The RNA shown here (small-subunit ribosomal RNA) has 1481 nucleotides and comes from an uncultured prokaryote. The sequence is in RNAcentral, with records from ENA. Rfam family: Bacterial small subunit ribosomal RNA. Its family is annotated with structural constituent of ribosome and ribosome in the Gene Ontology. The prediction has a mean pLDDT of 84.
RNA sequence: GCUCAGAUUGAACGCUGGCGGCAUGCCUAACACAUGCAAGUCGCACGCGAAAGGGGGCAACCCUGAGUAGAGUGGCGGACGGGUGCGUAAUACGUAGGAAUCUACCUGGUAGUGGGGGACAACCCGGCGAAAGCCGGGCUAAUACCGCAUACGACCUAUGGGUGAACCUGAGGGGGAAAGGCUUCGGCCGCAUUGAGAGUGGUCCGCGUCGGAUUAGCUAGUUGGUGGGGUAAUGGCCCACCAAGGCGACGAUCCGUAGCUGGUCUGAGAAGGUGACCAGCCACACUGGGACUGAGACACGGCCCAGACUCCUACGGGAGGUAGCAGUGGGGAAUAUUGCGCAAUGGGGGAAACCCUGACGCAGCAAUGCCGCGUGAGUGAAGAAGGUCUUCGGAUUGUAAAGCUCUUUCAGCAGGGAAGAUAAUGACGGUACCUGCAGAAGAAUUUGUGACGGUACCUGCAGAAUAAGCAUCGGCUAACUCCGUGCCAGCAGCCGCGGUAAGACGGAGGAUGCAAGUGUUAUCCGGAAUCACUGGGCGUAAAGCGUCUGUAGGCGGUGCUGUCGGUCGGAUGUGAAAGCCCCGGGCUCAACCUGGGAAUUGCAUUCGAAACUGCUGGGCUAGAGUAUGGUAGAGGGUAGUGGAAUUCCCGAUGUAGCGGUGAAAUGCGUAGAUAUCGGGAGGAACACCAGUGGCGAAGGCGGCUGCCUGGACCAAUACUGACGCUGAGGCGCGAAAGCGUGGGGAGCAAACAGGAUUAGAUACCCUGGUAGUCCAUGCCGUAAACGAUGAGAACUAGCCGUUGGGGGCCUUGGUGCCUUUUGUGGCGCAGCUAACGCAAUAAGUUCUCCGCCUGGGGAGUACGGCCGCAAGGUUAAAACUCAAAGGAAUUGACGGGGGCCCGCACAAGCGGUGGAGCAUGUGGUUUAAUUCGAUGCAACGCGAAAAACCUUACCUGCCCUUGACAUCCUCGGAACCUCUCAGAGAUGGGAGGGUGCCUUCGGGAACUGAGAGACAGGUGCUGCAUGGCUGUCGUCAGCUCGUGUCGUGAGAUGUUGGGUUAAGUCCCGUAACGAGCGCAACCCUUGUCCUUAGUUGCCAUCAUUUAGUUGGGCACUCUAAGGAGACUGCCGGUGACAAACCGGAGGAAGGUGGGGAUGACGUCAAGUCAUCAUGGCCCUUAUAGGCAGGGCUACACACGUGCUACAAUGGCCGGUACAGAGGGUUGCCAACCCGCAAGGGGGAGCUAAUCUCAGAAAGCCGGUCUCAGUCCGGAUUGGAGUCUGCAACUCGACUCCAUGAAGUCGGAAUCGCUAGUAAUCGCGGAUCAGCACGCCGCGGUGAAUACGUUCCCGGGCCUUGUACACACCGCCCGUCACACCAUGGGAGUUGGCUGUACCAGAAGCCGGUAGUCUAACCUUCGGGAGGGCGCCGUCCACGGUAUGGUCAAUGACUGGGGUGAAGUCGAAACAAGGUAACCGU
Repeated sequence: GCUCAGAUUGAACGCUGGCGGCAUGCCUAACACAUGCAAGUCGCACGCGAAAGGGGGCAACCCUGAGUAGAGUGGCGGACGGGUGCGUAAUACGUAGGAAUCUACCUGGUAGUGGGGGACAACCCGGCGAAAGCCGGGCUAAUACCGCAUACGACCUAUGGGUGAACCUGAGGGGGAAAGGCUUCGGCCGCAUUGAGAGUGGUCCGCGUCGGAUUAGCUAGUUGGUGGGGUAAUGGCCCACCAAGGCGACGAUCCGUAGCUGGUCUGAGAAGGUGACCAGCCACACUGGGACUGAGACACGGCCCAGACUCCUACGGGAGGUAGCAGUGGGGAAUAUUGCGCAAUGGGGGAAACCCUGACGCAGCAAUGCCGCGUGAGUGAAGAAGGUCUUCGGAUUGUAAAGCUCUUUCAGCAGGGAAGAUAAUGACGGUACCUGCAGAAGAAUUUGUGACGGUACCUGCAGAAUAAGCAUCGGCUAACUCCGUGCCAGCAGCCGCGGUAAGACGGAGGAUGCAAGUGUUAUCCGGAAUCACUGGGCGUAAAGCGUCUGUAGGCGGUGCUGUCGGUCGGAUGUGAAAGCCCCGGGCUCAACCUGGGAAUUGCAUUCGAAACUGCUGGGCUAGAGUAUGGUAGAGGGUAGUGGAAUUCCCGAUGUAGCGGUGAAAUGCGUAGAUAUCGGGAGGAACACCAGUGGCGAAGGCGGCUGCCUGGACCAAUACUGACGCUGAGGCGCGAAAGCGUGGGGAGCAAACAGGAUUAGAUACCCUGGUAGUCCAUGCCGUAAACGAUGAGAACUAGCCGUUGGGGGCCUUGGUGCCUUUUGUGGCGCAGCUAACGCAAUAAGUUCUCCGCCUGGGGAGUACGGCCGCAAGGUUAAAACUCAAAGGAAUUGACGGGGGCCCGCACAAGCGGUGGAGCAUGUGGUUUAAUUCGAUGCAACGCGAAAAACCUUACCUGCCCUUGACAUCCUCGGAACCUCUCAGAGAUGGGAGGGUGCCUUCGGGAACUGAGAGACAGGUGCUGCAUGGCUGUCGUCAGCUCGUGUCGUGAGAUGUUGGGUUAAGUCCCGUAACGAGCGCAACCCUUGUCCUUAGUUGCCAUCAUUUAGUUGGGCACUCUAAGGAGACUGCCGGUGACAAACCGGAGGAAGGUGGGGAUGACGUCAAGUCAUCAUGGCCCUUAUAGGCAGGGCUACACACGUGCUACAAUGGCCGGUACAGAGGGUUGCCAACCCGCAAGGGGGAGCUAAUCUCAGAAAGCCGGUCUCAGUCCGGAUUGGAGUCUGCAACUCGACUCCAUGAAGUCGGAAUCGCUAGUAAUCGCGGAUCAGCACGCCGCGGUGAAUACGUUCCCGGGCCUUGUACACACCGCCCGUCACACCAUGGGAGUUGGCUGUACCAGAAGCCGGUAGUCUAACCUUCGGGAGGGCGCCGUCCACGGUAUGGUCAAUGACUGGGGUGAAGUCGAAACAAGGUAACCGU
C1' cells in the first nucleotide's frame, strides 16, 4: 500500500413472504404529454336577466319558477398555498449589524365622507369570419371614471432668529381626498386623510461559503468626483463633464462543478461525506426577451413579441404549455391511484348563510425503512421410523416427531362499539368582568353536522387449527462431514481453492448467524495516525532544492513608560421551529406523537484585567557589525617563468627484429626500426613534498614568481545600538559531457578501421585513430551535484589524534607539559533510531523559517506553458495495471569471495576397467508374452541366498463360480485308501475297502460332500494417502535443550576465540552455567600372559607302535570359561605452571594396538502398496481360482559389473610340503573295485574337536617349451557320454575325443587400494533335486609409495557478498513474433461553450413629433389644456457575417506503454555474476 469485520441509505436485484402501527416512495429525460380536476368569490357596490317544470286559461296569454340560473360592470383575491432544482461560486445562502425606504388586509388613534358632471360594458340592431373572435351604430347603472369645495397635522419651497453642525422655533406661499350599501333605525360594514403599531418586503456593509496556477494578469461605465435623471429608497443604477484610477500570489480573471442553510450519516473527538422526506431562504415555470396591472409580479394554471414543438383549420387564420394532483409514453437497475372528502386543520371571497380549496384530512399500492406481534405451550426415551456418518461398537438429526394434556394472540365468522365534535357556525336567551352607556369576547341551554368507517377497541364461537425463510460454515469469521467432479466444471472481499481421498467447486446430512425477512450489488463515513489542527514524516523505507545571495512574508535579545488590537473574565442581545440530549406525559409496549428543560462550542454590543504578544516612546549591550594589530592557506583572476617525461623532426652509433598478449595476430622494421647518444620543435600535465593536511557556499582548487582581489581565524581594547535569522518568487555561481565561433593539438581517446577471442562478439584484449580533452568567447544548467543528513540559535558525560592562533609553566637552543579558541578526524555515555547506526561537526533535547514526501508500475513520461541554436532542461498528469514494491536486520543456501582443516580427494605408487571372447544385469528392439519393480553418485552379478515343470505375478488355450483359503447356517457322510475309464491336464464317471474318537446316549469335536447367502479372493491402482524396513550425505562431527543474559523481534549467546585432537577430544579464556542425542568408552573378535578344566584335543619325559594306535600324562599346543595387561602410567623436551605434541625406556602390544557391531538432528514427497501391514479407489461367472503348453533364456545394437586371457615372475608333465573356517541323516560318504574321465558299484563310520566332504593351491624340487597367434589363449562347433530330475527340445551342469575363434596389454576417459593392506593363490558355505565366473566367509604367499595440500571431487568450522529461500539445476533483463487493452501524435472532420468587430432589429418602456382622432376641465365658443393612434429616435431578444480561443467526440497511419501459455534470440543485473556496479552526458 491493498483487503475485511461496524454503522448508514429516498435504494435496486436474487430467493422467500403471516399480521399490525408509524413513516417513506422518478435520485434518470428542467424529456414530451391525451383526459379530468388543482382559484375563485361577493346581489349587503351596479344595471340586466332566462328556461325546464308547476298552476290557471278554449286559445292568445297570465301567475309561479325568480329578480333564481346566467353572463357583464365593479371590488377583493389570482404575488399565498402547491411543484421543481435548470441556472447561480455570488444581484445567492448563513450569521451579526446598518440607514436612505415601501407596505393591501389587521390593531388602536386623528380629522372627514359636501356638492356636481360625462361615459362605457351588459342589452338591442347591423356587419365580417370556418373558428377564435372582431367591427360599427344606439340605450343604461354604480363603491367604475372626472372636475369643484374643505383639510389640523404631515409633505415641498424660499426666508428671519438661535446654533459649530444636526436640530429647534416663527411667519408666508404652493399643489393634493372621499362612495356609498344594509338596517331591527340603536347602528353596522365600507370609503378617504394622516401619523403610530404589528407583521411582511426592498436595500447596504463585516465575516464565513468547492476544485483547478498545465487559468497570471484583469478592467473604459472601468475607479473616483461634480451636476443632473431615475427609483419607494442609497448608489455609475443611468447620463454629461473632469480626473486616471480600481482589482490581483491573503489568488484577481478564466475554466469546471454546485441551489444555500437548520439539519442528516459516520466518527471518541477533531473532522469527513451529504443537503431525499420536515422547516427557513433563493431561483425557475416550453426556450429567450419585454413590460402592463397592482400594496406587492416583471407574475406556474395573466398579457405582448421571437423561436422550437404539438393540435385545429374552410389554408385566409387560430389554439396550447402538468418542474400543481392523479395519469400516459419515453428514459432507466428503479419509485404508487386517472381513489374519497372538505368532517377536521389552514387559506380566498362574503355582513353572513355559504361557495371554492388534488393545500390538507383519509383510503389504495410497495417488506422501501423503523417498531411491535405471531407461526404454539407443557410433558414425552422404545432415545421409534427415515435420513446422514461410522472405527460397524455406535454417533447424530433428537424431546425433535408421534402420543398425552393445555392455551387461542393473529387470521376467520358473529355481536357490541368509542374518541377525533365541549366543535366552529346558526337560532334562542342573556349581561358577571371591562365600561359613562350601548356592545364584542367568554360562561350556561338547545339544534344538527364524520370522508376515514363493515374504524380502533371489547365480547362470543370453533379448532393447533391459517402462518419460515435466507445466507454462510479454509483463515480473517460463529459454524464439518460424506458423496460427485478431477487446473474440468466452477468459487473468490483479500489471501487464495480445484491437476483422484477438495472442511474453499456442485449436491446431501449436520451446524452457525439473522429472521418476515435474508443475501448480493451500489453509496458514504469509520477502521486509515495511509494528508497527521488534535495526530505523521524526509541518513539507508517515498521525501533536503547542487549551492549562495536576497525581495515579500514568517519569526525575533534586554529594563522601563503608555496603549489595549490579539488574549482572558463578567453582563446583555441573538443563535427560528423541528431535530439530537435530559426529565415527564399519551397511544396495552415500542416505533411514533407531545409538554418542559438543557444545548446550540458562534456572532455582536458593553464593562473590566494588563502577565504575555502587538503597537508607541525613550534606554541597554550579552546577538549582529565596525575600527586596530597579527596569522595560516592548492580561495579566485591575470601576466610571466621552470624542469622531468611522452611524441615528432634532424644527425650519429648499430643490426634484425621491435611491439603486443593468456596465447597470438593486425602494426612498425633491411627504404635500417626497436635500443643508445647529441641537437631541435610543440602541446599538455605538474612526480617527490602529500598528510582521515589546508582553502572555498557549493561545483571545486596542487610546479615557481609578480600584480589585483574575496573570505576565515586569533588577541586586546574602543565604537554603533537589535542594525538579526530564515527566505515563496527573483538574481548569480554551478563537475563532466555537449553546442556555436576562432585558435591549438604532444599524450590520451567516443565514433570508425583492422587483428584476436567466440557458436556468434557490432564487446571485454591488442594495433591504429577522428571529434573531444587545451585556450579565448558565448550557450547549456544537469550528476550517486552524497555526509544520499537544508539554514540559523541554545543546551546536554568523557577520552585520544591533528591544522591555524593566543596564554601559562618547567627544563630552557626540546624532543615537552597545562590551558583556551577555530577547523578537521577516531572512540564512547545518556538519549534517539524499525534496525543499521548517530552521538557537542547529533540522526539527542528545544526554538524559528524554508523545501519536499504520501503503494509499485505507467513516468520524471504525454499534453500545455517557460527556457535553449540544438541536444534537451524545468514545471508535470491521466487512462490502464499489480498486491505488492521497498528498508534494516536474522537464519540458511550459494559464489568462476577469503581464511583454517580433513578424507585413497589430488599427488606418489601398485593393480585394474574402457579394446578381445564368454558370463551376468540393464536400455533398446522384437514378441501372443518377452510379468513387475529398481534409473546420477545412492538403478544396472540390484529385489533374485538358484526361472527346465513348480516358482510365475506374463501370454495362448481348456475349465470353475460361496470359490484354492477364513467364519457362520442347513442337510448328508467318518476321514481316508486302492483299482479302473475318458481327457493334455484340471476335471468328470465307475468299482472296492473302511466304519474311527468323546458322550450325561440327546449329541459333540475334527475331517469331508452338497446348498443358500453374508462374504472370500486380487503380485489390480495410488510409496505423491501411510506404517514398518532400507539407501544416501556419513562413522562426517555435528544436532539440540533447560535456566540465565542480550535483542522490539526473527534470533543470538552457550556451540565463537587461543591452542589441541581422529573427534563439539580436551585445556585455557569467556554472560554464561549446566545438560541431552552424537564422538569416545562399555560389547564381539584378534594379538601376550596367568588361573581353572583335560575329551573327541595334545605328546616333553617313560613304555608300545606303520599310525598319539595304546598305556600313561595334562608340561606344551589347542579348546573354552574367568582373569591380568595399555593408563600418555614413567623419563626428557616443546608448550602458557594447561590440554596436548615430539622423542625415549620398559613391554606381546604405545598413544583409538588391528578388525567388527554400533549410523545423532535431519535431507532427498529418495526406494519399497510385488516381503509384510494398511486408508481410499477399482474387479466380482472375473482384474478371483484351477490346469496344460509357452514366455521371463528372444537379438541389428548400446552400457554397467565380472570371469578367462593375450603368456617365460609363464604353460605343460612328474614328484613333494604347509591352512583356516565351515557343512553333513531326504545328509556327508571312507576303504576297496570298474571307467581315460564325468561317474558307477560298494558299504565301514558319523547327529560330528571322534566319521566324512577333503586331494588345499600358489610354493618347493626336477624336466620340457624359447617368443610363435605359439605346447599361449580357450571361445565356437561336431561327435560320444555322465549325473540330477516325472521331464534337460525351446532351456541344466559336468566328462572325454576332435575343433581351435578373437586376443600380442587395450583411444578419450575412468576405478580400487596406505599393511598382513593391494596384488596373487586356492578352500568352504547359503540358496539348492540339479545348476555360480555371482554373493557371503576362510586362510596361504605377500609388496610399492605418500615430497606435500597449489589444483580436481566431497566434507567440517569461521568470515564476507547476495536482488537466492522450490535456496545457483536459483533469480532475472531487453529486442523480436502473436493476442488483447487503455493512451499520445496525426492530414483533418463533427459538435458544444465563448471572445472581438460589424449587420440587423420584433414586442415593449422611455424620449421626440401636430400626420390624424379626441366625452368630462377651461373658454372670449374661434379654440385651448390634456389624451389616443400614427411616425421618428435610443436601448434591446432572436437571427446573420467575419475572425479568434477552448473543450469533447472521431480519424488512414503511427509512437511508446501495460497484460498474457511451457514462443525466438542472446545472457545485461544479483556472488569479484565471471569486464565491480551505478549516476549525468